[in-house]
Context: one part of a larger RNA
RNA sequence: GGAUGAACGCUAGCGGCAGGCCUAACACAUGCAAGUCGAGGGGUAUAUGGUGCUUGCACCAUAGAGACCGGCGCACGGGUGCGUAACGCGUAUGCAAUCUACCUUGUACAGGGGAAUAGCCCAGGGAAACUUGGAUUAAUGCCCCAUGGUAUUAUUUCGUAGCAUUACAUUAUAAUUAAAGAUUUAUCGGUACAAGAUGAGCAUGCGUCCCAUUAGUUAGUUGGUGAGGUAACGGCUUACCAAGACAACGAUGGGUAGGGGCCCUGAGAGGGGGAUCCCCCACACUGGUACUGAGACACGGACCAGACUCCUACGGGAGGCAGCAGUGAGGAAUAUUGGACAAUGGGCGAAAGCCUGAUCCAGCCAUGCCGCGUGCAGGAAGACGGCCCUAUGGGUUGUAAACUGCUUUUGUACGGGAAGAAACACCCCCACGUGUGGGGGCUUGACGGUACCGUAAGAAUAAGCAUCGGCUAACUCCGUGCCAGCAGCCGCGGUAAUACGGAGGAUGCAAGCGUUAUCC
Numbered sequence: 001g002g003a004u005g006a007a008c009g010c011u012a013g014c015g016g017c018a019g020g021c022c023u024a025a026c027a028c029a030u031g032c033a034a035g036u037c038g039a040g041g042g043g044u045a046u047a048u049g050g051u052g053c054u055u056g057c058a059c060c061a062u063a064g065a066g067a068c069c070g071g072c073g074c075a076c077g078g079g080u081g082c083g084u085a086a087c088g089c090g091u092a093u094g095c096a097a098u099c100u101a102c103c104u105u106g107u108a109c110a111g112g113g114g115a116a117u118a119g120c121c122c123a124g125g126g127a128a129a130c131u132u133g134g135a136u137u138a139a140u141g142c143c144c145c146a147u148g149g150u151a152u153u154a155u156u157u158c159g160u161a162g163c164a165u166u167a168c169a170u171u172a173u174a175a176u177u178a179a180a181g182a183u184u185u186a187u188c189g190g191u192a193c194a195a196g197a198u199g200a201g202c203a204u205g206c207g208u209c210c211c212a213u214u215a216g217u218u219a220g221u222u223g224g225u226g227a228g229g230u231a232a233c234g235g236c237u238u239a240c241c242a243a244g245a246c247a248a249c250g251a252u253g254g255g256u257a258g259g260g261g262c263c264c265u266g267a268g269a270g271g272g273g274g275a276u277c278c279c280c281c282a283c284a285c286u287g288g289u290a291c292u293g294a295g296a297c298a299c300g301g302a303c304c305a306g307a308c309u310c311c312u313a314c315g316g317g318a319g320g321c322a323g324c325a326g327u328g329a330g331g332a333a334u335a336u337u338g339g340a341c342a343a344u345g346g347g348c349g350a351a352a353g354c355c356u357g358a359u360c361c362a363g364c365c366a367u368g369c370c371g372c373g374u375g376c377a378g379g380a381a382g383a384c385g386g387c388c389c390u391a392u393g394g395g396u397u398g399u400a401a402a403c404u405g406c407u408u409u410u411g412u413a414c415g416g417g418a419a420g421a422a423a424c425a426c427c428c429c430c431a432c433g434u435g436u437g438g439g440g441g442c443u444u445g446a447c448g449g450u451a452c453c454g455u456a457a458g459a460a461u462a463a464g465c466a467u468c469g470g471c472u473a474a475c476u477c478c479g480u481g482c483c484a485g486c487a488g489c490c491g492c493g494g495u496a497a498u499a500c501g502g503a504g505g506a507u508g509c510a511a512g513c514g515u516u517a518u519c520c
Base pairs, nucleotide, nucleotide: 001520002519003518004517006516007515008514009513010512013372014371015370016369017368018367019365020364021330026328027327028326030325031324032323035072036071037070040069041068046063047062048061049060050059051058052057053056079283080282081281088208089207090206091205092204093203094202095201098200099199103196104195105194106193107192108191109190111145112144113143114142121134122133123132124131125130151176152175153174154173155172159168160167161166181188182187209255210254211253216246217245218244221243222242223241224240225239226238227237228236258280259279260278261277262273263272264271265270285306286305287304288303289302308319309318310317311316336362338361339360340359344358345356346355347354348353375406376405377404378403385397386396387395388394389393412456413455414454415453416452420447426441427440428439429438430437431436432435464509465508466507467506468505469490470489471488475504476503477502478501479500485492486491
């Protein structure tokens, strides 16, 4: 000098864009953050209308919430950086050792039957959370049979290829495994297989902090065989056999730490960092376990154990903000218990739509960067006042002020007023494949009466902070008298202090200026 997720002191007019718990992965009141589908199913409360009458009940019709079964989603999105020195990450390869819901393409198919169970009803238990028994019922829920191949398994013929186990194509035999309907008849769904796309898993080369005041480490350890397990290879697990495996090219141990793209600095080489944004990983009160599922060993799922908090009728229960706000605590220190789904994106749905603290916006904070303003021109009796001096006089503040003219950014008042909106749906038209594409119309704005534009009056509404001995731009007076104090280094102060304190003046930067901390 540059830089910062900064803090502190003094000061403060505005706007745009960004950023905002670095500490206690400390504890959390309250609200919200994941639902959706009636075009899968049964169907109720209730409402309206009608009929009957015993006048407050029954029946019928229409509409139909909540709850329940079922499907899809909840594995995304959002948060944090505890752990991890590791194939975790980065990069480059490989899988002849693998899986992939939804989506796209293609081929083929969807025949028949059955048993339950929520709900509803009845009867209980409990303070509650919740729960037990009985009867009955539906489905795109579950089960059985049939059919079936480019599916799976075993054996087999033949060809090509490969480093190999083998892979691909092909012949034959045997065995095994599918399906679901809805409706407004337009479609949407279902099953099997193949291919693609996307996502994931695994393996390997290389790279990836400090300590040798850590020198030896290791028994599922290293390898083999059999078996099991997995989507899949593998000591992944297990039985047996062998005795190996790693290490001064740093094993093992200890400490520290999420990694990268990137960011800061620097001419570069390097050095330092890992906030915001993007990718990957890990975690979800602490530890463990699996279930469901295409995918989890699952932040707002389950079970067990533990700590903590809360409720209790003492028998027993409930909870998990490292989601968005917010509270306490810690701290030098870090924001609103806001608005909207209008846009973008996501989930569900045929759609309308619903949900979405993702997101888009607004609020707070000079935290940073950038921009604008606080006037401009003229004006010498060089006024008054202040300060200084060699003091009837000069110098400086200083064209500074007064005064005259001009302008109105900004602010104030009033008026107008966006883009962001493209669509979806609906209506009309056109093309042809008759359900897709195109065109036209219509509809939709949280921000927000915001940005922006215009008009009006008026210099009106707006400057500080640090420094002035040298380094280092900027000097005098007074006070103090090794005191009080200053100080980054050298050093100032003991009676003439440009170094302390005040004043005048000056210098630097400027809505900021200094100090502190950290990095180069």